Predicted 3D model of a 97-nucleotide RNA (Bacterial small signal recognition particle RNA) from Alphaproteobacteria bacterium 43-37.
RNA sequence: UGGGACUGGCCAUGGACAGGUCACUCGCCAACCCGGUCAGGUUCGGAAGAAAGCAGCCGUAACGAUCAUGCCCUGGGUCAUGCGUCCAGUCUCAAGC
Numbered sequence: 001u002g003g004g005a006c007u008g009g010c011c012a013u014g015g016a017c018a019g020g021u022c023a024c025u026c027g028c029c030a031a032c033c034c035g036g037u038c039a040g041g042u043u044c045g046g047a048a049g050a051a052a053g054c055a056g057c058c059g060u061a062a063c064g065a066u067c068a069u070g071c072c073c074u075g076g077g078u079c080a081u082g083c084g085u086c087c088a089g090u091c092u093c094a095a096g097c
Stems, first nucleotide, its partner, number of pairs: 001094009010084001011082005017075004022070002025065003034059004042051003
């Protein structure tokens, strides 16, 4: 000086772990200013019918909730791999002086 091996760092990839949003589930859930269906009653009509529509019911927005699950995001931390040949160190081989 060159080659090889190993270790560490960095980087990359993948996973676990922790936290968070969303989804799922449940609870709750709107006098009237959410939706649907609208008893009764009201209005229009000669009538047949029609219209608007309160309560109720159903559904939902919002709000709340614990365990689990899934995606995504975050990580001065953790594990594995090298799919990288970047840096450092150790060992070894070869050549030269």
Rfam family: Bacterial small signal recognition particle RNA. It is annotated as a non-coding RNA gene. From the family's description: The signal recognition particle (SRP) is a universally conserved ribonucleoprotein involved in the co-translational targeting of proteins to membranes. It is recorded under the gene name ffs.